[in-house]
RNA sequence: AACGUGCUCCGGGGUCGGUGAGAAUCCGAACCGGCGGUGACAGUCCGCGAGCGGGACCUCUGGUCCUGCUGACCCGGUGGAAUUCCGGAACCGACGGUGAUGCGACGCAAGUCGCUAGUCCGGAUGGGAGGCAGCACGGA
Numbered sequence: 001a002a003c004g005u006g007c008u009c010c011g012g013g014g015u016c017g018g019u020g021a022g023a024a025u026c027c028g029a030a031c032c033g034g035c036g037g038u039g040a041c042a043g044u045c046c047g048c049g050a051g052c053g054g055g056a057c058c059u060c061u062g063g064u065c066c067u068g069c070u071g072a073c074c075c076g077g078u079g080g081a082a083u084u085c086c087g088g089a090a091c092c093g094a095c096g097g098u099g100a101u102g103c104g105a106c107g108c109a110a111g112u113c114g115c116u117a118g119u120c121c122g123g124a125u126g127g128g129a130g131g132c133a134g135c136a137c138g139g140a
Base pairs, nucleotide, nucleotide: 003138004137005136006135007134008133009131010130015029016028017027018026030119031118032093033092034048035047036046037045043091044090051069052068053067054066055065056064057063058062074088075087076086077085095122096121097120102115103114104113105112106111
């Protein structure tokens, strides 16, 4: 020094316009991209995290472990190497809430019901993958 243990710190981004009685939800445009890995930089590759279930255990307002579910990329170029860079063209966005003026169903009609937010509100002043960020001790 590697490494181990304990503690501390850090640890998610993004709006304008139009219509309208009413929309940060519709329409148009714009904008955003957690962590580790990967022959070279990744929202789309391989995993992980957040969220929603199931099970076991414990010192049970809760915690730990196991487990299931949970999105999306192609073409061309350069190169030794890139679904990661450059050019082009696409796509995706947990859970709960709100919600048509849009869409769908029903109805002769009045109308009724259902669906719809990555950017709004909430759980969350939370948790968190993790960090070549710091300290202490151990460590030849």
Source information: The prediction has a mean pLDDT of 82. The RNA shown here (FMN riboswitch aptamer (RFN element)) has 140 nucleotides and comes from Microbacterium oleivorans.